The part of an RNA shown here (small-subunit ribosomal RNA, 5' domain) has 514 nucleotides and comes from Desulfocucumis palustris. The sequence was found in a public genome assembly. Rfam family: Bacterial small subunit ribosomal RNA. Gene Ontology terms of the family: ribosome and structural constituent of ribosome. Model confidence (mean pLDDT): 86 of 100.
Context: one part of a larger RNA
Order: sequence, then C1' cells, then structure tokens
RNA sequence: GGACGAACGCUGGCGGCGUGCCUAACACAUGCAAGUCGAACGGAGUUCAGAUGGAAGCUUGCGAAAUCUGAACUUAGUGGCGGACGGGUGAGUAACGCGUGGAUAACCUGCCCAAAAGACCGGGAUAACGCCGGGAAACUGGUGCUAAUACCGGAUACGCUUAUUAGGUCGCAUGACCUGAUAAGGAAAGGUGCAAACCGCUUAUGGAUGGAUCCGCGUCCCAUUAGCUGGUUGGCGGUGUAAAAGACCACCAAGGCGACGAUGGGUAGCCGGCCUGAGAGGGCGAACGGCCACACUGGGACUGAGACACGGCCCAGACUCCUACGGGAGGCAGCAGUGGGGAAUCUUCCGCAAUGGGCGAAAGCCUGACGGAGCAACGCCGCGUGAGUGACGAAGGCUUUCGGGUCGUAAAACUCUGUCUUAAGGGAAGAAAAAAAUGACGGUACCUUAGGAGGAAGCCCCGGCUAACUACGUGCCAGCAGCCGCGGUAAAACGUAGGGGGCGAGCGUUGUCC
Repeated sequence: GGACGAACGCUGGCGGCGUGCCUAACACAUGCAAGUCGAACGGAGUUCAGAUGGAAGCUUGCGAAAUCUGAACUUAGUGGCGGACGGGUGAGUAACGCGUGGAUAACCUGCCCAAAAGACCGGGAUAACGCCGGGAAACUGGUGCUAAUACCGGAUACGCUUAUUAGGUCGCAUGACCUGAUAAGGAAAGGUGCAAACCGCUUAUGGAUGGAUCCGCGUCCCAUUAGCUGGUUGGCGGUGUAAAAGACCACCAAGGCGACGAUGGGUAGCCGGCCUGAGAGGGCGAACGGCCACACUGGGACUGAGACACGGCCCAGACUCCUACGGGAGGCAGCAGUGGGGAAUCUUCCGCAAUGGGCGAAAGCCUGACGGAGCAACGCCGCGUGAGUGACGAAGGCUUUCGGGUCGUAAAACUCUGUCUUAAGGGAAGAAAAAAAUGACGGUACCUUAGGAGGAAGCCCCGGCUAACUACGUGCCAGCAGCCGCGGUAAAACGUAGGGGGCGAGCGUUGUCC
C1' cells in the first nucleotide's frame, strides 16, 4: 500500500447492486417449511332433481319424515406417486473424503425416450363403516360386513433367468458377445370417454439420466511420535451384495507396512475459486457453483428404483414437557423469531405474478425453493449538500514589530439553476406460441408540472518518517506515543484556540492476511 462476512469511536442526505451468528453442531415458546391424485377403490356427508310415500294442517290437490334412483360437491380410510429432490450446517473426517486421469470383461438405475411382445381364467382377505369394550391421554382390543390399479393361485412366454450342449466373432488375464438345441422357472390392472382414443399395467432390449465400486498421481504440522500389525498378509472353498474384495466365515501358509516417514499425536470438510504479489509464491476456502459428511447423542434395520432416511420407524442415553402416577410426547445445523454466549451479525413481512419442483388427464393444489419488500454506511459504485458576479478587502475571530497580516470572494448583496428533496398529475416492462384472463413487487421505476438555496458535512492529522504553524495554558505534572521519542517556565510533539494539510458520507482506531 492492498484486502475484509469485520468490530469499536465520532459523524451521517439519497439511490443502485451485493452482503449480514466467523462465537455455543448451545437450548428452543409460537407459526409456517411436503404434499397430491375422487379419471385406482368402497364408504360417509352436504346440496339439488325425479319417483314412491304420506303425519299435522287441509281436501280436484298441496304437503314434513322415510325409502329408491340420478347428478354435483367435500374427503376420514384403502391404494398410487412424491416425502432419498429442494433447503440447512461443517460437528466429524488426513480418508480414494476431495481434485485430476483412468477401469468396471465386477455393477444398479423409478419417472423419460426408441423399437418388440403381451394383458386369459379364478380366489381369499382387510381398513373405512356398524356393534361391544379398555384408557386421563397418546392410543388401542374384540366382533360383523365390504371394494380396488391392494394381496394370492393357475394359464400363456417372442424375448428373459438357470442347467446341459453345438457353432462363430473378439479381447489385456479371469473371459466377453452373437446365433442355435434340450430341460426347468417365472408376468400383467385397470381407469375415463357415446365412441374414436387417451392415460396406465406386464415381460424384455437399447438409450438417456442418476448413482455404486476399484486404481495411478496430488492433498497441513510434530521424529521432543520409530517401530506398527492377528482378520493381521496371502491362498483354497463358501457366505454376502446390484457388484470385485478378509467385507465376513471355516481351513491352510507366515506373512504385510515402515526414514521414499509406517504407527501415534495435533489441526482441518475438499475443490472451482477469493485476497495479495511483476511473477514465483504466500494466505484463505464467507457469499455463488461442484463433491463429501451430518441432522439432540450412540446404535440398528424396515420400506423402496434409490435411504440406513433433517421435518419416517425401533432400541439405548441426556435433556424438556404432559399425566388421573398406570403411562405418554418432543428434537429449528429449514424460514422467521426467543433466551444464552459474544466485540459482533436482520423481519415472528408479502406473494406463488415469474423461474423451478411434487402430484394430477386436466382444472388445479402444495412449495419460508424462489421472486420481492423490510432492517444495518457492512461493502462497492454513483449523486447531492448549490452556480455565477461580488472589496469599502465589512463586522467578528486569531495574531502583531501596533504599521499591519490572516480567515477572505469567504460572507452579505445581486443574478440564476432545480440534481436530490417536497407536493400534485400521468404511469410501465417484467406476461407466455391465435385470442381472453393472470403482477407479490407497486401506484414502484420512469415522465410531467409546481415550490423554494430552501432540508443535507464530518472525521483524522500538522516534531521526523509524512502534506500541514502560530498563540495561550501546563511545568518530568497533566498527558502524548506506530518507531525514534516529547513534557523539569518561552513545548510547532501535552491541552485549547486560530490557521493549515488529508480524505470525504464518511473518517479514524483495533484485529487478521499478503
């Protein structure tokens, strides 16, 4: 000098764009943050219409309850898809975790795309619901009924899997791929619609996407850590997995790692990047993007294409809450917000209008993702606080050798301007494939008119480094100070004033890095 997620002191007009718990991965009141589908299913409820019905009233007839049919709407439950994405945090991790380059002939992949073949015949349950119970509650038991795209059995099998077998092609080894034969095994679901058709279902192939595993190289400090290791290292056979493997198991062998730093200890999420620097390098890893890990602490599996699952389940623990004392409930490192810690870090806001996501045939519903607004000079950038003329160099301040000098064209005064501001009027784009409708922001941005210099300047420094000097006060006191050093009676170094220098809605100080 530059930089900062900064803080502190003094000061503070506006706008745009960003940024905002670095500390206690401390504890959390309250609200919201993941639902959706009635075009999978049976019910239940509400409304309407029609038919039957017919009480009281009343009598050609109207008419309440009740029953049936149909339609529309709502939705607790069964079922499907999604809750594995999106959002948060950085505790742990020195590791194939990350980065980079490879391998999978050792693998999986819902929804999506392309092309192929199919969906036949049956069955038994169960929630909801009704009835009867238990419990303070959370919740739960028995019994009876019922549906399905829920569940199960049989059939069929182009291709698929397994076993045996024939042939061919290819490869870096184990081997891979293709074409056959025989045997065995295994599928399916319907819905809407008048229909056409559409949306689904099953098997299988390829693709796309996403993931999984393995390997080379790279990845902080301490040797005042020098030896470490028993599933340890390897083999055969198994188990297990989507899949290779001591991953696990039985048996066998006795190996494996290490000064090219093993083992141990400390510290730490990694990267794209960011800061600095001429570069080499050094430091950092906030915001944004990629990967990883975690979700009160520890462990576990279930479901599923995918989890060992932040707002799912089970067990244990700590903590908090409810309780009728028998037993239960909870997990903000989601968005706001509270307490606490701290030098220090925001609104319990608006909207799904846009973009994106989930579900749905769609209408649509949900979305604290997101789009916006609010607070904070926290940062960067821009603008303003007026412009011109104006000497008798006014008054006043300071100083003086008492002549003057200086603040100083500075002010006043005169003439203007109208950015920002204030008020009024107009008023967007962002919104979309032919039209219509649809804007939280927002009556915002922007435009026009009017008013009036009116409402808007401070902070630090002036001994040298380092740009800027006098007076008074003080008298090694009070104090200053980044270093050198100032102060003991004329202090340009302390305090105040005048003047000056620097930067400017900021200016200084502190901290950290280069």